A computed fold for a 74-nucleotide RNA from a Candidatus Woesearchaeota archaeon, annotated as transfer RNA. Its mean pLDDT, the model's own confidence on a scale to 100, is 83. Its Rfam family is "tRNA". Rfam links the family to the GO term triplet codon-amino acid adaptor activity. The organism belongs to Candidatus Woesearchaeota, within Archaea.
[in-house]
RNA sequence: GAGCCUGUAGCUUAGCUUGGUGGAGCAUCGGUCUUAUAAGCCGAGGGUCCUGAGUUCAAAUCUCAGCAGGCUCA
Numbered sequence: 001g002a003g004c005c006u007g008u009a010g011c012u013u014a015g016c017u018u019g020g021u022g023g024a025g026c027a028u029c030g031g032u033c034u035u036a037u038a039a040g041c042c043g044a045g046g047g048u049c050c051u052g053a054g055u056u057c058a059a060a061u062c063u064c065a066g067c068a069g070g071c072u073c074a
Stems, first nucleotide, its partner, number of pairs: 001073007010026004020057001028044005050066005
């Protein structure tokens, strides 16, 4: 220098193909249970979906550019 892949909650990730209310597990907080703790059970909070622009009635999803990480080639 060229090609490809990845970026979503504190962490691990689904959803992207086929645009239409952003989910799960763990963790955190509250309740319940217990003499108490843990486990179990119930509930709650937490996301500018890497950044910017474009297309569209509508973008995590499609298009373009950039940033970061990884792999391969030179």